[in-house]
Context: one part of a larger RNA
RNA sequence: GGAUGAACGCUGGCGGCGUGGAUAAGGCAUGCAAGUCAAGGGGCUCUUCGCUUGGGAGUUUUAAGAAUUUCCAAGUGAGGAGCACCGGCAAACGGGUUAGUAACACGUAGAUAUCAACCCCAUUCACAGGCAUAACCAGUUGAAAAGCUGGCUAAUUCCUGAUAGUCCCGUAAGGGUAAAGGUUUACGCAAGUAUUCCGGAAUGGGAUGAGUCUGCGGCCUAUCAGCUUGUUGGUGAGGUAAUGGCUCACCAAGGCGAUGACGGGUAGGGGAUGUGAGAGCAUGUUCCCCAACAAUGGCACUGCGACACGGGCCAUACUCCUACGGGAGGCUGCAGUCGAGAAUCUUCCGCAAUGGACGAAAGUCUGACGGAGCGACGCCGCGUGGUGGAUGAAGCCCUUAGGGGCGUAAACACCUUUUAUGGAGGAGGAAUUUUAUUGACGUUACUCCAUGAAUAAGGGGCUCCCAAUUCUGUGCCAGCAGGAGCGGUAAUACAGAAGCCUCAAGCGUUACCC
Numbered sequence: 001g002g003a004u005g006a007a008c009g010c011u012g013g014c015g016g017c018g019u020g021g022a023u024a025a026g027g028c029a030u031g032c033a034a035g036u037c038a039a040g041g042g043g044c045u046c047u048u049c050g051c052u053u054g055g056g057a058g059u060u061u062u063a064a065g066a067a068u069u070u071c072c073a074a075g076u077g078a079g080g081a082g083c084a085c086c087g088g089c090a091a092a093c094g095g096g097u098u099a100g101u102a103a104c105a106c107g108u109a110g111a112u113a114u115c116a117a118c119c120c121c122a123u124u125c126a127c128a129g130g131c132a133u134a135a136c137c138a139g140u141u142g143a144a145a146a147g148c149u150g151g152c153u154a155a156u157u158c159c160u161g162a163u164a165g166u167c168c169c170g171u172a173a174g175g176g177u178a179a180a181g182g183u184u185u186a187c188g189c190a191a192g193u194a195u196u197c198c199g200g201a202a203u204g205g206g207a208u209g210a211g212u213c214u215g216c217g218g219c220c221u222a223u224c225a226g227c228u229u230g231u232u233g234g235u236g237a238g239g240u241a242a243u244g245g246c247u248c249a250c251c252a253a254g255g256c257g258a259u260g261a262c263g264g265g266u267a268g269g270g271g272a273u274g275u276g277a278g279a280g281c282a283u284g285u286u287c288c289c290c291a292a293c294a295a296u297g298g299c300a301c302u303g304c305g306a307c308a309c310g311g312g313c314c315a316u317a318c319u320c321c322u323a324c325g326g327g328a329g330g331c332u333g334c335a336g337u338c339g340a341g342a343a344u345c346u347u348c349c350g351c352a353a354u355g356g357a358c359g360a361a362a363g364u365c366u367g368a369c370g371g372a373g374c375g376a377c378g379c380c381g382c383g384u385g386g387u388g389g390a391u392g393a394a395g396c397c398c399u400u401a402g403g404g405g406c407g408u409a410a411a412c413a414c415c416u417u418u419u420a421u422g423g424a425g426g427a428g429g430a431a432u433u434u435u436a437u438u439g440a441c442g443u444u445a446c447u448c449c450a451u452g453a454a455u456a457a458g459g460g461g462c463u464c465c466c467a468a469u470u471c472u473g474u475g476c477c478a479g480c481a482g483g484a485g486c487g488g489u490a491a492u493a494c495a496g497a498a499g500c501c502u503c504a505a506g507c508g509u510u511a512c513c514c
């Protein structure tokens, strides 16, 4: 000199773009953050229109009857809305954090013994049956959470059989393995036939993703020198999607190490960031990629994918409810709160855009995201007025008492309106498909008009390093200080004042890096 996720002191006008829990991976009230599909299915509730039956009331005409209006109940048909439930897909993404980890975790260059839901391409198939169960109804236990018993029912739920080649096992012969329907339109009384779209099963390929293995690379420590028994290798078996001591039985006695094994300490890694002429040194915040974690420890289930942040089970600690028998919970999601701390924001708006999940679609959901709010925390830009104005006003300071300085500075005159305030206009971001609709931000950006210098300057320093000095007070006191050093009666170094220097909506201090 540069730099910072900074903090502190004094000060503070505006805008744009960024950025903001670094400490206690400490504890958390409250709300929201993952749903969706009614075109897979059976129901329940409400509702619209129609038909049938029964009952009540009224009107017309009446002898009865008939016609007609209206209300109620039951049944039935066609719709509409809502709701749980079964079923499907998603929930393994997106979002957070850096505790652990010195490791194939990461980076880079390779390898293959593997897998894959959704997506794309190609070929083929989709036949015949069956058993249940939730919802619901009835009963019943419990304070609650939550159950239990009996009965009914559906499906793209589940099961059985058939079929079978490019699939699997096998040298071959041979053996084995699959499926699910829904919807639109036309014809038809219906059954059904044809058709549209969305699906289902098998195999092969692609795209992309994931698993596993290997070479090399990147911290400190020898006041850590020996370490290792599934340890090192083999055979066989089990297990896995897959290789492998991954696991097991048997056999052999190996394997690693001063080129630092083993132990200890510290630490997420990289792209990058800071500095520097570079080499290097230091760092890993925001953003991107990868890994790991989800109160702590362990375990599996489901599933293409998890050993799963807002799924399950067990144990532990903590918190809460309880009728004391028993239960409930997990913000390292977005806000917010307490705590600790020098220190780090709103319990905001919207799905309009981009992206994601589901859906045939309309659409629903989305604290991802888009925005606004707060903080001079950073970078950048703008402003706090311009021109004229000497009798050098008043005032203050200095003085050799003559004068000198603040100083064209002010006053005063004229001008301008960036900004500010008010008013008028007013976007782009928004459309794949001709039109139409749809904007949180936002009565925003921007443009024009009006008003009036109006709304806006401070911080640090002035002995030398180091730009800028005088007076007064104090008297080794009070104090200053980064270093040298100032202060003991003429202090340019302390304190105040005036003046000056410097940077400027900032200026200084502290901490840390080059």
Stems, first nucleotide, its partner, number of pairs: 001514002004511001006510005013382006019375002026338003030335003035089003040086002043083019096293003106217007114210003119206007127161004136151006167176003181198002185194003219265003226256003231253008268290004272283004295316005318329004346372001348371003354368001355366004385415004395406004420451006429441001458503005463484003469498005479486002

Small-subunit ribosomal RNA, 5' domain from an uncultured bacterium, 514 nucleotides, folded computationally. Its Rfam family is "Bacterial small subunit ribosomal RNA". The RNAcentral record of the full RNA draws on ENA, Greengenes and SILVA. The coordinates come from a structure-prediction model, not an experiment, and the mean pLDDT is 84.